Background
The prediction has a mean pLDDT of 80. Predicted 3D model of a 139-nucleotide RNA (c-di-AMP riboswitch aptamer (ydaO/yuaA leader)) from Microtetraspora malaysiensis.
RNA sequence: CGCGCGCGGCCGCCGAGUCCGCCACGCGCGGAGCCGGGGACCCACUCCCGGGGUGAAUCGACACGCCGAGCGGCGUGCCGUAGGGCACCUCCCAGCCCGAACCCGUCAGCUAACCCGGUAGGCGGUGUGGAAGGAAGGA
Numbered sequence: 001c002g003c004g005c006g007c008g009g010c011c012g013c014c015g016a017g018u019c020c021g022c023c024a025c026g027c028g029c030g031g032a033g034c035c036g037g038g039g040a041c042c043c044a045c046u047c048c049c050g051g052g053g054u055g056a057a058u059c060g061a062c063a064c065g066c067c068g069a070g071c072g073g074c075g076u077g078c079c080g081u082a083g084g085g086c087a088c089c090u091c092c093c094a095g096c097c098c099g100a101a102c103c104c105g106u107c108a109g110c111u112a113a114c115c116c117g118g119u120a121g122g123c124g125g126u127g128u129g130g131a132a133g134g135a136a137g138g139a
Base pairs, nucleotide, nucleotide: 010125011124012123013122014121018032019031020030021029022028033119034118035117036116037115038114043109050107051104052103053102054101059080060079062077063076064075065074066073067072083098084097085096086095088134089133090132092130093129094128
């Protein structure tokens, strides 16, 4: 001097997942904010092969393998794709990424009153840019 790892602080990204108070400091408790689910009239839907929820994460082609009489189904790879993200917001133009996973258990359309839950986890370290417009906050 360079690289890697660990700890702390701060600044950010995805996400609802932030903040405040009490406390015996515990596998604790309460509240605000945000988020999700259930739940009428009206309206909507149509029955087989169950159905449904959170989430951007749906759908398809090709190849190989397995199951199968066949239609087809499942898995893997690869390429696309509905959709989503990239330091205030919107639109336009580009660039780079994601396009998963899990849960309920025969049951749920919407849904006022009402009822029930969640408030995690995972990453990064001077921003991916251009143009136009708009707004907020702080001192």
The sequence was found by an Rfam model in a public genome assembly.